[in-house]
Predicted 3D model of an 85-nucleotide RNA (Glycine riboswitch aptamer) from a soil metagenome. The sequence is in RNAcentral, with records from MGnify. The model forms 91% of the base pairs in the Rfam consensus. Its mean pLDDT, the model's own confidence on a scale to 100, is 77.
RNA sequence: CCGCGCGGGAGAGCUCCCAGCCAACCAGGCUGGGGCGCCGAAGGGGCAACCUCCCCGGAACCUCUCAGGCACCCGGACCGCGCGG
Numbered sequence: 001c002c003g004c005g006c007g008g009g010a011g012a013g014c015u016c017c018c019a020g021c022c023a024a025c026c027a028g029g030c031u032g033g034g035g036c037g038c039c040g041a042a043g044g045g046g047c048a049a050c051c052u053c054c055c056c057g058g059a060a061c062c063u064c065u066c067a068g069g070c071a072c073c074c075g076g077a078c079c080g081c082g083c084g085g
Base pairs, nucleotide, nucleotide: 001085002084003083004082005081006080007079008078013036015035016034017033018032019031020030021029022028037070038069039068043066044064045063046062050058051057
């Protein structure tokens, strides 16, 4: 430095419309599609702080929001521990 395992791990509407299902007064819930609003810590792009004697090169938690994400789960940069190469 790389990989694997375990643990921790933030932000932002479960908002509106349509369809299906559960339930079958009502109301509520789930899934899918679409709209608007929003988030930045998978990935990707951009500038560039920074790294270096210089060049080349590398490059952010900054920035964009294409992707991704906005109840839970999953995911999750990054951090810690263990194991292997």